[in-house]
């Protein structure tokens, strides 16, 4: 002087559930805490937890029971910025310092 290699990231697809009597995602604030290439340090980035506040969504179809009006249950297509797991693709140390291959 070139390059390698992580945890995890975001799309998509597929499998299992949750939810449609609205939790859960997403948003903002407090408090607390983890992770960040082999090694070391490490934020105003990242990711979890717990409280609290806003704001907010999509039903349907069929089947059986019971019924005065209607209710319950199941199965079903659907819908959720829906949770998990697996595969593919793209993305990737935040930065310094050393180390590693040429």
């Nucleotide at each position: 002087c070139a390059g390698a290699g992580u945890a995890g990231a975001a799309a998509g697809c597929u499998a299992u559930g949750c939810g449609u009597g609205a939790a859960g995602u997403g948003u903002c604030a407090g408090c607390g805490g983890g992770a960040c290439g082999g090694g070391g340090a490490g934020u105003u980035g990242c990711c979890g937890g717990c409280u609290g506040a806003a704001c907010g969504a999509a039903a349907g179809a069929u089947u059986u029971c019971a019924u005065a009006a209607u209710g319950a249950a199941a199965u079903u297509u659907g819908c959720g910025g829906u949770a998990u797991a697996g595969c593919u693709u793209u993305c990737g140390c935040a930065u310094c310092c050393c180390g590693c291959u040429g």